This is a predicted structure of a 111-nucleotide RNA (Guanidine-I riboswitch aptamer) from uncultured Halocynthiibacter sp. Of the family's consensus pairs, 100% are formed in the model. The organism belongs to Halocynthiibacter, within Bacteria.
RNA sequence: GUGCAGGGUGCUUAGGGUUCCGGUCGCAAAUACUGCGAUGUCUGGUCCAAGAAGUACCACCAAGGCGGCAAAUUCCGCUACGGCACACGGCGGGGCAAAAGCCCGGGAGGU
Numbered sequence: 001g002u003g004c005a006g007g008g009u010g011c012u013u014a015g016g017g018u019u020c021c022g023g024u025c026g027c028a029a030a031u032a033c034u035g036c037g038a039u040g041u042c043u044g045g046u047c048c049a050a051g052a053a054g055u056a057c058c059a060c061c062a063a064g065g066c067g068g069c070a071a072a073u074u075c076c077g078c079u080a081c082g083g084c085a086c087a088c089g090g091c092g093g094g095g096c097a098a099a100a101g102c103c104c105g106g107g108a109g110g111u
Base pairs, nucleotide, nucleotide: 007058008057009056010055011054012053015048016047020045021044022042023039024038025037026036027035028034060083061082064079065078066077067076068075086106088109092104093103094102
């Protein structure tokens, strides 16, 4: 300097905005059901949500044991235990109603 990797999904959270619900304000109606508009600088529910957050399962790697087959350290299957590390990071753009630690992106850049 270059290349191959650093896996997937569910649930949850940091966080996010405002399609819906709710709240608040205003208007209209009121015998009553309510309707319309504004507001996220409204705590919330629905909703979105982490590569560098958590957790569980799967995958992958390694491998003691067991079984299959004529045979096996080599092929297939089951299973105990183990491994799965590290990770500073814009601007800008994208999408859903809109925004975001979402996606571009383990990017650009930096060490």